[in-house]
Molecule: transfer RNA
Organism: Paractinoplanes ovalisporus
RNA sequence: GCCCUCGUAGCGCAGCGGGACAGCGCGCCAGGCGGCGAACCUGGAGGCCGGGAGUUCGAAUCUCUCCGAGGGCA
Numbered sequence: 001g002c003c004c005u006c007g008u009a010g011c012g013c014a015g016c017g018g019g020a021c022a023g024c025g026c027g028c029c030a031g032g033c034g035g036c037g038a039a040c041c042u043g044g045a046g047g048c049c050g051g052g053a054g055u056u057c058g059a060a061u062c063u064c065u066c067c068g069a070g071g072g073c074a
Stems, first nucleotide, its partner, number of pairs: 001073007010026004019057001028044005050066005
């Protein structure tokens, strides 16, 4: 330098033939239970989907570009 894959909540991930308020697990917070905790039960907060631009009535999902991580070739 060229090519490929990935970047979604604090962490690990799903969703990627465009369309329902963007989800799951763990963690966190509150309440219940309990002598106090753990476990368990109930509820809740938290991300506008790496940044920007474009296409579209509509984009996490398509296109372009930039940034970052990993891998391959030279």